[in-house]
Context: one part of a larger RNA
RNA sequence: GGAUGAACGCUAGCGGCAGGCUUAACACAUGCAAGUCGAGCGAGAAGGUGGCUUCGGCCACCCGAAAGCGGCAAACGGGUGCGGAACACGUACGCAAUCUACCCUCAGCUGGGGCAUAGCCCGGAGAAAUCCGGAUUAAUUCCCCAUAAAAUAGCAGCUUCGCAUGGAGCAACUAUUAAAGUUUUUCGGCCGAGGAUGAGCGUGCGUCCCAUUAGGUAGUUGGUAGGGUAAUGGCCUACCAAGCCGACGAUGGGUAACUGGUGUGAGAGCACGACCAGUCACACGGGCACUGAGACACGGGCCCGACUCCUACGGGAGGCAGCAGUGAGGAAUAUUGGGCAAUGGACGAAAGUCUGACCCAGCCAUGCCGCGUGGAGGAUGAAGGCCCUCUGGGUUGUAAACUUCUUUUAUAGGGGAAGAAAAGCAGUCUUUCUAGAUUGUCCGACGGUACCCUAGGAAUAAGCACCGGCUAACUCCGUGCCAGCAGCCGCGGUAAUACGGAGGGUGCAAGCGUUAUCC
Numbered sequence: 001g002g003a004u005g006a007a008c009g010c011u012a013g014c015g016g017c018a019g020g021c022u023u024a025a026c027a028c029a030u031g032c033a034a035g036u037c038g039a040g041c042g043a044g045a046a047g048g049u050g051g052c053u054u055c056g057g058c059c060a061c062c063c064g065a066a067a068g069c070g071g072c073a074a075a076c077g078g079g080u081g082c083g084g085a086a087c088a089c090g091u092a093c094g095c096a097a098u099c100u101a102c103c104c105u106c107a108g109c110u111g112g113g114g115c116a117u118a119g120c121c122c123g124g125a126g127a128a129a130u131c132c133g134g135a136u137u138a139a140u141u142c143c144c145c146a147u148a149a150a151a152u153a154g155c156a157g158c159u160u161c162g163c164a165u166g167g168a169g170c171a172a173c174u175a176u177u178a179a180a181g182u183u184u185u186u187c188g189g190c191c192g193a194g195g196a197u198g199a200g201c202g203u204g205c206g207u208c209c210c211a212u213u214a215g216g217u218a219g220u221u222g223g224u225a226g227g228g229u230a231a232u233g234g235c236c237u238a239c240c241a242a243g244c245c246g247a248c249g250a251u252g253g254g255u256a257a258c259u260g261g262u263g264u265g266a267g268a269g270c271a272c273g274a275c276c277a278g279u280c281a282c283a284c285g286g287g288c289a290c291u292g293a294g295a296c297a298c299g300g301g302c303c304c305g306a307c308u309c310c311u312a313c314g315g316g317a318g319g320c321a322g323c324a325g326u327g328a329g330g331a332a333u334a335u336u337g338g339g340c341a342a343u344g345g346a347c348g349a350a351a352g353u354c355u356g357a358c359c360c361a362g363c364c365a366u367g368c369c370g371c372g373u374g375g376a377g378g379a380u381g382a383a384g385g386c387c388c389u390c391u392g393g394g395u396u397g398u399a400a401a402c403u404u405c406u407u408u409u410a411u412a413g414g415g416g417a418a419g420a421a422a423a424g425c426a427g428u429c430u431u432u433c434u435a436g437a438u439u440g441u442c443c444g445a446c447g448g449u450a451c452c453c454u455a456g457g458a459a460u461a462a463g464c465a466c467c468g469g470c471u472a473a474c475u476c477c478g479u480g481c482c483a484g485c486a487g488c489c490g491c492g493g494u495a496a497u498a499c500g501g502a503g504g505g506u507g508c509a510a511g512c513g514u515u516a517u518c519c
Base pairs, nucleotide, nucleotide: 001519002518003517004516006515007514008513009512010511013371014370015369016368017367018366019364020363021329026327027326028325030324031323032322035072036071037070040069041068047062048061049060050059051058052057079282080281081280089206090205091204092203093202094201095200098199099198103195104194105193106192108190109189110188111145112144113143114142121134122133123132124131125130151176152175153174154173157170158169159168160167161166181187208254209253210252215245216244217243220242221241222240223239224238225237226236227235257279258278259277260276261272262271263270264269284305285304286303287302288301307318308317309316310315335361337360338359339358343357344355345354346353347352374405375404376403377402384396385395386394387393388392411455412454413453414452415451419446424441425440426439427438428437429436430435463508464507465506466505467504468489469488470487474503475502476501477500478499484491485490
């Protein structure tokens, strides 16, 4: 000198863009953050209409809330950086050892039957959470049968290729395995092949400090057999062998999420990894599996533990490292805001619903950038202040006054967006299916915001640090080794350009200094 997710002191007019718990992965009141589908299913409150009525109500139809079964989603999106020195990450290969819901392409199929169970109703236990029993019922829930190969398994064969185990193709036989409807526009269901996407696994190389850590290791290293997995493998088990790693740093200890990148620097390098993007890990601490294409699952389940809450003392409930917000810690970090209008996501045929993702607004000079606080003229060089060699001179200083001009900004009044294109609805046209074209209409949180116009009037707007040398900028007064200053050298003991004040000056400027850290 540059830089910062900064903080502190003094000061402060505006706008745009960005950023905002670096500390306690400390504890959390309250609200919201993951639902959706009636075009899968049964049932059906309130309400409406009609009828009956012993005026208590009852029946039928329409509409259809909450709840329930079923499907898909909830494994994404959002947060944090605890752990981890490791194939976690980065990069480059490999899987002849693998899986992949929804989506796309191609081929084929969609026949028949049955048993339940939520809900509803009845009864019971309990303070509650919730649970139990009985009766009855539906489905795209579940089960059975049929049919079926380019699927799976078995058995031999031929061709060909490779990288060792092996791979690919052809073709015969046997066995096993499937489905679901709903609407008439259609949307679905099942089996198989391929693609796309995502994931899993293996390997080479790279990846901090300590040798004042030198030996470490028994599922340890390898083999055989088996289990397990989508899949290889001591991943696991039994048996057999005695191996395996290490000064090219094993083992142990400390520290740490990694990367694209960021800061600095001419570069080499050094330091860092906030925001944004990719990957990993975690979800009160620890363990475990279930469901599922996918989890060992932040707002799912079970167990143990700590903590908090409810309790009728028998027993229960909970998990903000989601968005706000609270307490605590701290030098220090924001609103319990608006909207789904846009983008994206889930579900749905769609309308649409949900979405603290997201888009916006609020707070903060936290940073970067931009603008303004007026322009021109104006000497009797006014008054006042300060200084001096003091009837005077110098300086503040064209500075002010005064004359004239402008109105950015602020204030007031008026106008007023783009972001919206689709989808939907209505019509027209084209069209073999499917769909397409076109016209109109509908939809904006931000926001009456940005922006534009008009009005009057210089009107509404400057500070902070420094002035001994380094280092741009000097005098007077006060103080008298005191009070104090200080980054280093050093100032102060009676003429202090170094302390405190004043005048003047220098530097930066809505900021300026200080502190901390990196280069």
This is a predicted structure of a 519-nucleotide part of an RNA (small-subunit ribosomal RNA, 5' domain) from an uncultured bacterium. The RNAcentral record of the full RNA draws on ENA and SILVA.